[in-house]
Context: one part of a larger RNA
Order: sequence, then structure tokens, then C1' cells
RNA sequence: GCCAGCGAGUUAAGUUAAAUGGCGAGGUUAAAGGACAUCCGUUCUGGAGCCGAAGCGAAAGCGAGUCUUAAAAGGGCGACAAAGUCAUUUGGCUUAGACACGAAACCAAGUGAUCUAUCCAUGACCAGGUUGAAGCAAAGGUAAAACUUUGUGGAGGACCGAACUAGUAAAUGUUGAAAAAUUUUUGGAUGAGUUGUGGAUAGGGGUGAAAGGCCAAUCAAACUUGGAGAUAUCUUGUUCUCUUCGAAAUAACUUUUGGGUUAGCCUCGGACUAAUUGUCGAUAGGGGUAGAGCACUGAAUUCACGCGGGGGCCUACCGGCCUACCAAAGGAAAUCAAACUCCGAAUACUAUCGAUUUGUCCGGGAGAUAGACAGUGUGGGAUAAGCUACAUUGUCAAAAGGGGAACAGCCCAGAUCGCCGAAUAAGGCCCCUAAUUCUAUGCUAAGUGAGUAAGGAAGUGGAGUUUCUAAAACAGUUGGGAUGUUGGCUUAGAGGCAGCCACCAUUUAAAGAGUGCGUAACAGCUCACCAAUCGAGAGACUCUGCGCCGAUAAUAUCCGGGACUGUAAGCAUAGAGCCGAAUUCGCGGGUUUAUCCAGUAAUGGAUAAGCGGUAGGAGAGCGUAGUAUGCAGCGUCGAAGGUGUACCGUAAGGAGCGCUGGAGCGCAUACUAGUGAAAAUGCAUGGC
Repeated sequence: GCCAGCGAGUUAAGUUAAAUGGCGAGGUUAAAGGACAUCCGUUCUGGAGCCGAAGCGAAAGCGAGUCUUAAAAGGGCGACAAAGUCAUUUGGCUUAGACACGAAACCAAGUGAUCUAUCCAUGACCAGGUUGAAGCAAAGGUAAAACUUUGUGGAGGACCGAACUAGUAAAUGUUGAAAAAUUUUUGGAUGAGUUGUGGAUAGGGGUGAAAGGCCAAUCAAACUUGGAGAUAUCUUGUUCUCUUCGAAAUAACUUUUGGGUUAGCCUCGGACUAAUUGUCGAUAGGGGUAGAGCACUGAAUUCACGCGGGGGCCUACCGGCCUACCAAAGGAAAUCAAACUCCGAAUACUAUCGAUUUGUCCGGGAGAUAGACAGUGUGGGAUAAGCUACAUUGUCAAAAGGGGAACAGCCCAGAUCGCCGAAUAAGGCCCCUAAUUCUAUGCUAAGUGAGUAAGGAAGUGGAGUUUCUAAAACAGUUGGGAUGUUGGCUUAGAGGCAGCCACCAUUUAAAGAGUGCGUAACAGCUCACCAAUCGAGAGACUCUGCGCCGAUAAUAUCCGGGACUGUAAGCAUAGAGCCGAAUUCGCGGGUUUAUCCAGUAAUGGAUAAGCGGUAGGAGAGCGUAGUAUGCAGCGUCGAAGGUGUACCGUAAGGAGCGCUGGAGCGCAUACUAGUGAAAAUGCAUGGC
């Protein structure tokens, strides 16, 4: 790990509701006792007690009333007429371990110092080598000392280094040889040394050269047993089938936010029977949102006007004048607002009527109170988020099917079952791949299609405005492009062309006191402008369709792929046909509810409407073990069990037959329950 076995809403008392049964203004016994019975038990007695038939008051008490009060005439609770009670079963609740398993912990009584910590008593051990303290001796030295030298001596938490002890570094080992080791290396090695034996200290206690270390592989409070099935708003698990309905993720409160209680939402029963609810249509309403507006409140721009202020000048004072400064109110024009409104929708809401539908109340049982995304209207955020919060609608949740390449929340559509029938939805129709290489008219050249902005461009289609043009335009080519004059000023110079001012006139077909290069300044080239040549359209601008650039990310990947370009398989418009789902229709079957018919009833038939489903409610069944009764059931002519099998039933499941097996077993009805396993990192059960 797999298989088999075991494995979770039970029992008792009380209470509440429903169903069924007994009796009924009553209902009912409990303990106990008697009889019968081998036991389990059955039956008789037992009326104590309990519930109900009357309430009100704190009570005395009174009583269809009573209490309040001085008293109610007022007010509160009652009565004014019936239904209870005892059982059984089922649902819920309470008290108990209360569906099962699961803590870390707390407390009590004990057991531990053969591990280890410290201590006590008594023993044991430390190769070899080195260094050479004090002291002493001799010699020198001194007045005597001190002192010096040599020798002797053998001190030390001294040195090197085995045993011993420790455990520094690395490697190996890591389902190990080992639940801490091995190898190499390393510290101490006469000391606060190591070690044997015996003994002492015990759990909020010990011991600790102190690390919360150690106290038997266990220590921020040991281990064993008990309280004990501690408690667990937590996690996990909770075992057969079918039918029917079917949620919530909101509000309020909560030491509350991953939990609860009540309401809302689901379900079952009863009562009321059309009260009433939803939808659609018609009619009538109030509103101050979207929008809009500036009439109010504020904000905000320009212009004219200019109360007042600032500045300057004049002035002894009074005052006067000027002002490229600021500027109120009012005026003109154009604006902005969630907390502005002279205005003002659509929806929504309310009421009435009509059509169609169903509702409300009471009682039993719940679940849920983590929601997700999408569209719309908004707040927060950065008009960020697969972000966050609210409102509203939808889907998912609890919804399968078709489409979207794939894809809970998008689009279509809601699966009772069967069919090798049909019509469609969304979406599609070249191939992968079911269905038009369909029809008509255009566009696109970018593989745009098949990802993106500001911005940019003689890409190209359409619509329009305007200018020039056979008195010859636009483009090209040829020629001219002059004179006063080098305009004046400035300047070293300034001659069209550094800069400032002016920008005239003449000759002309035309020619700027000069468009751009250029020179130190001139020169030179060129343009505007004119003529000739040529011979038909040309220029500028606006709106718009489709394209282009902008365009840079990590495997090759931004059409699902192949591949597709003028008669597209791209885009736009118009049209025809087809494909396409569990939708709809057709045919057949099942089942639920309602109505009708038949029947004593169970039930059968007809018609209509239904039958996705998590949590959850309600209903009907299957199977297992046992008990009672029946089948004068089955069985060595082969029971149960095992195994194989093409049969039956809507399912749980049930037969028949073959083989095996070798002695018990089945069916019907009723009752009882240790009654159904794939899950609990389930089980100190077995097997492989």
C1' cells in the first nucleotide's frame, strides 16, 4: 500500500407537536400486595398522586367574576360555553459523555538519582621525557650581615607526551554497524584531575562553575494510575434506494465578526376560502434623480464702465490734478457644482379598473447569516487591480447540453426516460469539422484581417468648398529677371541678403530697395515676376471609409491549426439557402399533483399541468440480525455459505440453473434492533 473484518444520532427521564388507538366531563394509576408461571413474564387489587372541567389577587380571600381604589362610572386579567386525558410510534428540545474519534492542559495519590546533576563515606589510577623555585652546603665577600659564584635540592591549578579523560575541525554515516557512532585531527593529562563501590537530595520539588541544563533515549515542571468519556464556538469522518419541493451567504443585536439569537428566505401540516399576491394593459398621481440651466447659493474667465484704495505732483490748511497700478456694485459675453436650482424626464413607486395568476394566518422541522463574476449607476483607490464598498439585474453557487480553440460567473438554453424522426437558438457553412469555395455592390494590399495611444505621412476610395485655365493654366525646357542705387542709418566694411528705419520712383512683357545659398565686403548661383515653347486640366482646403509608421521580452504562439488576396476563406451593406443543443415538435413508456368517471375500499381509467438540483424539509420502499404465529413450507433424491451465469424489477435488490459445499434453512404477517462503509493521515485485528 491493497484486501477482509470492526467502525459514528443511542438509551433513560421530562417536555412539546403530529399520527394512530382506548375512554370521555372526565381520563389515568405509581409504589406496594395477591394469583398464575421453571425463567422471562401475564393478570387482579391498589385512586395515593397527576392532568382537565374557573378564574382573579402578593395574600387573606372572593368567585363568573376578581384585582386596583375611599369609590369606580374607568382600567387589567378572565367568563359569556364545550374537550380532555392515558398510551404507542415518529419529529424536535431539556438534563445526562448524548453522533464518533482527537488536544495542549488542570488536580490527587503514588513510583523513580542502576542514566544524569551536586554532595557524603571508603578505595583505586596517572609510561616516559623536560624545566630546575625555596631551602641547604662549599668557596668568595662583609665588622657582622647583605650579596656573588659553584654544587646540592626537587617546587609548580609548570612544559612535551602515552594510558586515562574530553569532544576542536573535517569527512563518512543519515531506511546508519550505532535512536549521536567511525576515521583522521585536536584540548587536559599532579589536578577546581580521573575513576570503582556504598550512600544522600524528588516533581512547583531536587540538583545546577547557569546551558532553562539535568532528574532512566521523556523536562518552561518527570513518570504511573485515578478524577475522566476533562473541555474543544475547532478540524476530520458519519455506512441502502427512489419520489417530490427546494434555500441562504441579508438586517438587527452580540467581549461579536470563521460562533450565535431573532427576523427575512426553504419545507410539511392545518385554518380562512378570492380576502389577497405577481405579471400585462388602461387610467390617475406625487417626486426633484439623469439631463439641462445660471433665476438663488457659491466657484470661475474676458471686456467696457470705475465706488473705493495705492502711487506721483501741487498745496499753510481746505483741497486740486495725473496715473501702462489694484478694483467693489451694477452691465455685456461665455462657463462650473454630491452637500446650487428658474426647469426637468425615462424607469421605479402608489392607487383604481380589466385579463391572467396566487395569497394570508397559525403550528412542526430546517438550513443559512465566508459568497463569486458579469452588465448598469456610484463611493474609496491613481475614473489602478481577477482591488474594495453600496444599489440594481443576470448567471454560477445548487445547472448538465450547444457556442466562445481550451475556459464556475460571458452568449444560447433549463436534462422525467427511450427513438438510426423533424424544426430551430446562439454560433457557423474552403480543409481539419456538420453545413453555400452562395448571390449582388463596394472597399482593403497592409497577411491589415489575426493586440495598443499621442503623434506622423503626396497610401488609397467616397463626398464637398474654392482658385487658376484654349485670352493657354500646372509641371518641364529656353530666355529675361533691369535702372535711380552701393536707398538712408550703423559699421573697419554692410553694395538686395549682420542689424535698425523706410520700402519710393523709373524703364518695362516682367523684375522685391529683394526668397534662399554665397563673399571679409563686392562678385557668383537662385527665387518671386515676365515672355516664348508645349497643349488640358492644375492647385489649395474640409469631412469621411479602409489601410501605413509609431510597435521592444524572455522555448516558436496575440487567427484553434492548415492555409486564405480581386468571382477572398478579410472588411462593409443587402439577400437567399443550409448546418447546428439534452430547446421545441413527433411517436412510445414512467411518475407526481389537480379535476372527472368506476369501485365498499385498495385501486383502475380519462384529461390537463408538471418532473435539473447542493444545504435542507416531506413521502414511499429495499436489504441485514433476531422474536412470535402461520405455511401439517424446503432439505443427505443435498440446507446455509462459496462460485459462474445470456433472467426479472424504475432503484436499493430478487429469482432460476450448473459446479462446490455437507446440515441446516426459507417465505408471509407483526414486532424488536449492537441494521447497510470507500473514505475519519480511522483500528497495539488478520492476510498478502
A computed fold for a 688-nucleotide part of an RNA from a marine eukaryotic metagenome, annotated as large-subunit ribosomal RNA, domain II. The full RNA is in RNAcentral, with records from MGnify.